The RNA shown here (Glycine riboswitch aptamer) has 91 nucleotides and comes from Sphingomonas gilva. It matches the Rfam family "Glycine riboswitch aptamer". Gene Ontology term of the family: glycine biosynthetic process.
RNA sequence: CGGAGUCGCGCGGGAGAGGGUGGGUUUCGAGCCUGCCGCCGAAGGAGCAACCGCCCCGGAAUCUCUCAGGCAAAUGGACCGCGCGAGGCCG
Numbered sequence: 001c002g003g004a005g006u007c008g009c010g011c012g013g014g015a016g017a018g019g020g021u022g023g024g025u026u027u028c029g030a031g032c033c034u035g036c037c038g039c040c041g042a043a044g045g046a047g048c049a050a051c052c053g054c055c056c057c058g059g060a061a062u063c064u065c066u067c068a069g070g071c072a073a074a075u076g077g078a079c080c081g082c083g084c085g086a087g088g089c090c091g
Base pairs, nucleotide, nucleotide: 001091002090003089006086007085008084009083010082011081012080013079018037020036021035022034023033024032025031038071039070040069044067045065046064047063051059052058053057
């Protein structure tokens, strides 16, 4: 100097599914509390596993489950791109 990669921050993109219903409350809003039913998977969590490893045992998903979360907008949102910062790795 270059390359890939990890973490954090900022910006942008970012799906799915009832503005359900009963009661209460209400600033009368699609708000708030609570019960009931129907759904979604891409915060988190959990399970199995291809595969991987230091092979006793561990690590493992966008798969599965829906505890949590979510089902107008907003917020959130796995993941992707760009930028900045930090510790290392390789050439």